Context: one part of a larger RNA
RNA sequence: CGAUGGCCGUCUGAGGGGAAGCUGUCCUCAGUACGAGAGGAACAGGGCAGCGUGGCCUCUGGCGUACCGGUUGUCUGAUAAGGCAGUUGCCGGGCAGCUAAGCUAUUGAGGAUAAGAGCUGAAAGCAUCUAAGCUCGAAGCCUCUCCUGAGAAUAGACCGCCUUCCACAUUUCUACUUCUUUCGGGAAGUAGGUGUGGACAAGAGCUGGGAAAGAAGAUCCCGUUGAUGGGGCAGAGGUGUAAUCUGAAAGGCUUCGGCCGAUCAGUUCAGCCUGCUGCUUCCAAUCGCUCAAGGUGU
Numbered sequence: 001c002g003a004u005g006g007c008c009g010u011c012u013g014a015g016g017g018g019a020a021g022c023u024g025u026c027c028u029c030a031g032u033a034c035g036a037g038a039g040g041a042a043c044a045g046g047g048c049a050g051c052g053u054g055g056c057c058u059c060u061g062g063c064g065u066a067c068c069g070g071u072u073g074u075c076u077g078a079u080a081a082g083g084c085a086g087u088u089g090c091c092g093g094g095c096a097g098c099u100a101a102g103c104u105a106u107u108g109a110g111g112a113u114a115a116g117a118g119c120u121g122a123a124a125g126c127a128u129c130u131a132a133g134c135u136c137g138a139a140g141c142c143u144c145u146c147c148u149g150a151g152a153a154u155a156g157a158c159c160g161c162c163u164u165c166c167a168c169a170u171u172u173c174u175a176c177u178u179c180u181u182u183c184g185g186g187a188a189g190u191a192g193g194u195g196u197g198g199a200c201a202a203g204a205g206c207u208g209g210g211a212a213a214g215a216a217g218a219u220c221c222c223g224u225u226g227a228u229g230g231g232g233c234a235g236a237g238g239u240g241u242a243a244u245c246u247g248a249a250a251g252g253c254u255u256c257g258g259c260c261g262a263u264c265a266g267u268u269c270a271g272c273c274u275g276c277u278g279c280u281u282c283c284a285a286u287c288g289c290u291c292a293a294g295g296u297g298u
Stems, first nucleotide, its partner, number of pairs: 001151001005162003009158003015148003021051007034039001052106005060100004067093005072085005095275001108144004116136004164199007173192008200294001203291004208222004228284003231280005236274004245266004251260003
């Protein structure tokens, strides 16, 4: 831009896509059919496993440079708290999130057929699956089950919403009415048309706070009639018992009065932290702006 007024939402499904499934083994059928015996099936049904594919993070793990702790060297005089040590100095853990090695879902039905198997049956009194006609028949083909899909120009369907007015201009458009006339015309008014501007308007966009979304657009949620993000509080969770104070302490020093002291215990399931959950209007989503069909008919 189109789809012949505009808009919101929900669909149909022409068409397109995929390999979304493939394989093994076991049980049963069954020691059956078959076979003298030896041996030894199948149809149908079910379990498990492997490969592939899709989804997910409850569990098992990995990463987890948010986080917690330990520790070495050095620096900030010491303590405490920290900086640096290749992008965490190194090491031990680890929520959310991401992820696989983890979890989960993963063939069945119908149709038309191929080779092939047949029925009826002539040409050709027989025969013949074929010439007319008909029935079957494959991991293959098509459809359903999965995804997408109305630019499918044959441009689809349905629920619902909106589709209203005003002013000015037009001696240049049309019709009518009135007045005037030198009968050629002229002036004024009304209605329509046209042009300009304004209001209203279903809804949309902008703008603002964002995430289940994300390269940008887009998508989705929220905007005070509010828990959208931040903050605060609480919970769940991670780490593993902070600092301070008190007590103890191998040992060292000593003027014999005492002082220092790695470390240990208590205070303390502490302290610190949180991309999670909830509560709470403390802060910020305030106030606003733009676009927009307005046609036909009665």